[in-house]
This is a predicted structure of a 106-nucleotide RNA (SAM riboswitch aptamer (S box leader)) from Planomicrobium sp. CPCC 101079. Its mean pLDDT, the model's own confidence on a scale to 100, is 85. It matches the Rfam family "SAM riboswitch aptamer (S box leader)". Gene Ontology term of the family: regulation of gene expression. The organism belongs to Planomicrobium, within Bacteria.
RNA sequence: UUCUUAUCAAGAGAGACGGAGGGAUUUGGCCCUGUGAAGUCUCAGCAACCGGCCUGACGAAGGACACGGUGCUAACUCCAAUAGGCACAUGCCUAAAAGAUGAGAA
Numbered sequence: 001u002u003c004u005u006a007u008c009a010a011g012a013g014a015g016a017c018g019g020a021g022g023g024a025u026u027u028g029g030c031c032c033u034g035u036g037a038a039g040u041c042u043c044a045g046c047a048a049c050c051g052g053c054c055u056g057a058c059g060a061a062g063g064a065c066a067c068g069g070u071g072c073u074a075a076c077u078c079c080a081a082u083a084g085g086c087a088c089a090u091g092c093c094u095a096a097a098a099g100a101u102g103a104g105a106a
């Protein structure tokens, strides 16, 4: 990088360095940002995907924990874009696509 699969309505921020952008991409909207963006580091926290642990039979399934590997800590994945449905003025719902994260495979 590609493929498969599960999840994506909940949850959880301070400090230091840094110095202008950021919210994945494109378009539109709407937001955040010198009362300090991105990024890096430290500490803290959230969650519980995998391992490990317990029950079970080494399976399925269930459970507890947070020890190890990840992940995450503005706004639903910030919202829309495609298809369908409802309302038909703003809008709402479902599914897809795309994306993110884990696990497995090539």
Stems, first nucleotide, its partner, number of pairs: 001106008013043005021032003026081004044073003049069003053063003077098001082095005